[in-house]
C1' cells in the first nucleotide's frame, strides 16, 4: 500500500492486582475484581479435508456452493459504546433527529 469483513456469536474458570473502552468529545466498565497471563468457549479470514455443480476431449489442475475442524491467526461489555468529516430529508430550525456514505480504527489475506 491492495483488497474483503466489522447489527451475530463467545465462562458466575485459574493466577495476579488497577486499571480499561486506539485518538478527541462524550457516555460507560472496573475490588460483586480492570489490564496482563493461563484454561475454556465463538467465529470461520487463511489452510487442510469432504460433498455437489460449473468447467475440460480426458487426466492433473481451476472456479463456485455448503459442510467439518488436527493446524496459522483473530475474537470473546455496550453496533468498531455513540459522535468526530460530507451529503439528503425532517423539526420547536440557537439547535437538534434519521438516513446515506466516507475518514479514522480493527481484523484477515496478499
Nucleotide at each position: 500500500c491492495u483488497u474483503a469483513u466489522c447489527a451475530a456469536g463467545a465462562g458466575a474458570g485459574a493466577c495476579u492486582g488497577a486499571g480499561g473502552g486506539a485518538c478527541a468529545g462524550g457516555c460507560c466498565c472496573u475490588g460483586u475484581g480492570a489490564a496482563g497471563u493461563c484454561c475454556g468457549g465463538c467465529a470461520a479470514c487463511c489452510a487442510g479435508c469432504g460433498u455437489a455443480u460449473c468447467g475440460u476431449g480426458a487426466g492433473c489442475g481451476g472456479a463456485u456452493a455448503c459442510g467439518c475442524u488436527c493446524g496459522g491467526u483473530g475474537c470473546u461489555a455496550a453496533u468498531u459504546c455513540c459522535u468526530g468529516c460530507a451529503g439528503a430529508u425532517c423539526c420547536u430550525c440557537c439547535g437538534g433527529a434519521u438516513c446515506u456514505g466516507a475518514a479514522a480504527g480493527a481484523u484477515g489475506a496478499g

The RNA shown here (SAM riboswitch aptamer (S box leader)) has 110 nucleotides and comes from a sheep gut metagenome. The model forms 97% of the base pairs in the Rfam consensus. The coordinates come from a structure-prediction model, not an experiment, and the mean pLDDT is 82. RNAcentral holds the sequence, with entries from MGnify.